[in-house]
This is a predicted structure of a 73-nucleotide RNA (transfer RNA) from a Desulfobacterales bacterium. Its mean pLDDT, the model's own confidence on a scale to 100, is 82. The organism belongs to Desulfobacterales, within Bacteria. Its Rfam family is "tRNA". About the family: Transfer RNA (tRNA) molecules are approximately 80 nucleotides in length.
RNA sequence: GCCAACGUAGCUCAGCAGGCAGAGCAGCUGAUUUGUAAUCAGCGGGUCGGGGGUUCGAUUCCCUCCGUUGGCU
Numbered sequence: 001g002c003c004a005a006c007g008u009a010g011c012u013c014a015g016c017a018g019g020c021a022g023a024g025c026a027g028c029u030g031a032u033u034u035g036u037a038a039u040c041a042g043c044g045g046g047u048c049g050g051g052g053g054u055u056c057g058a059u060u061c062c063c064u065c066c067g068u069u070g071g072c073u
Stems, first nucleotide, its partner, number of pairs: 001072007010025004019056001027043005049065005
């Protein structure tokens, strides 16, 4: 330099034939317990990597940039 995949909550990821952003773990609160753990109930947490375009409407489609990983030279 070229090609491909990926970038969504603190972490691991789902959601992608466009239409209210989710799960598990972690965190916080409460219940239970002599107490801890476990269990149960609830709560909070997101500029969906940045910018632009298409559209009534974009995490999703298109372009570009950035980053990570892998391959080729």